The part of an RNA shown here (large-subunit ribosomal RNA, domain IV) has 337 nucleotides and comes from a soil metagenome. Its Rfam family is "Bacterial large subunit ribosomal RNA". Gene Ontology terms of the family: ribosome and structural constituent of ribosome.

Context: one part of a larger RNA
RNA sequence: UCUUCGCGAGGGAACUCGGCAAAUUAGCGGCGUAACUUAGGGAGAAGCCGUGCCAGCCGUGGUGUUACCCAUACGGGUGCUUCGCCAUGUCUGGUCUCAGUGACGAGGGAGGUCCGACUGUUUAACAAAAACAUAUGUGACCGCAAGUCCGAAAGGAUGUGUAUGGUCGCUGAAGCCUGCCCAGUGUCGGUAUCUGAAAUCCGGGUCCAACCGGCCGAAGGACCGAUAAACGGCGGGGGUAACUAUGACCCUCUUAAGGUAGCGUAAUACCUUGUCGCUUAAUUGGCGACUUGCAUGAAGGCCCAACGAGACCUCUACUGUCCCCGCGAAGAAACCA
Numbered sequence: 001u002c003u004u005c006g007c008g009a010g011g012g013a014a015c016u017c018g019g020c021a022a023a024u025u026a027g028c029g030g031c032g033u034a035a036c037u038u039a040g041g042g043a044g045a046a047g048c049c050g051u052g053c054c055a056g057c058c059g060u061g062g063u064g065u066u067a068c069c070c071a072u073a074c075g076g077g078u079g080c081u082u083c084g085c086c087a088u089g090u091c092u093g094g095u096c097u098c099a100g101u102g103a104c105g106a107g108g109g110a111g112g113u114c115c116g117a118c119u120g121u122u123u124a125a126c127a128a129a130a131a132c133a134u135a136u137g138u139g140a141c142c143g144c145a146a147g148u149c150c151g152a153a154a155g156g157a158u159g160u161g162u163a164u165g166g167u168c169g170c171u172g173a174a175g176c177c178u179g180c181c182c183a184g185u186g187u188c189g190g191u192a193u194c195u196g197a198a199a200u201c202c203g204g205g206u207c208c209a210a211c212c213g214g215c216c217g218a219a220g221g222a223c224c225g226a227u228a229a230a231c232g233g234c235g236g237g238g239g240u241a242a243c244u245a246u247g248a249c250c251c252u253c254u255u256a257a258g259g260u261a262g263c264g265u266a267a268u269a270c271c272u273u274g275u276c277g278c279u280u281a282a283u284u285g286g287c288g289a290c291u292u293g294c295a296u297g298a299a300g301g302c303c304c305a306a307c308g309a310g311a312c313c314u315c316u317a318c319u320g321u322c323c324c325c326g327c328g329a330a331g332a333a334a335c336c337a
Stems, first nucleotide, its partner, number of pairs: 001332008010323002014321001019318001027051005036041001038173001052095005058089007067078004096100001108316007115308002120132002137170006147158004175302003179234003184231002186227005193222003201214004235253005262296001263293001274290006
């Protein structure tokens, strides 16, 4: 010096990206316990007290060769009234230590926000998460010799199931809700007419053919509809109220329709460290508002109790993280032999 430990005056996060690491807390019993809430929870919330040993009083439970009853030969029954033993509880008194769950083992706590409802699953060996799954909701296909899947086929799975079923998507508990657009792309349906290949047929052509033309006319397309919890999309310019400002109102261009309810400087906001308030001595942080949203927005938006080895911020307790390092233990390295 390294590794693993132990202790530390005073301060107590000043360390650091960040309390990382360490420390604190801890069992059992009694008292007591907030906001919020889906009324179940939250909750071991928080917080306070007790805890060893000896003796005694009073209980509780058990047990027996004790007591009582029957029978008397063994025995059987009742039962805690008496006696003995065991276990356990409250209370009272005493006693020792710095310290009584005396060692070991065994939650630090509180508040605010984001995300995901939850328990669960995952990158064996750098990622456990906000990712996946989930219950729930919804769409599509399917009446069974079905639909979907495996196989070249035979055959097989779903399934000895039958629409309260099966398969394939999307969404992701509950609560409040889920607006407008079918012009484009897709899907489904219809179709008088148009288009539309080869073959067959008819005509021409050829000694036979090739070849040329015509009739017929499938799917598909044109055309007409439906469909957005299908892929997706959801405007611009001018003027206007008796201070100013703003614009309920009006005009105009334009679209398939012009973003509704909500939420909003956001895990989304460029400008941006937006502005205001709270928190600090001081805050590019956090939270609450406002909000003209570069470029929010409805199968998804908003809200949300409980839950989380998830992300961020604050307070309290605690500490060698730090001020600022010191001492000790075991082992290693190094050096000497």
Notes:
The full RNA is in RNAcentral, with records from SILVA.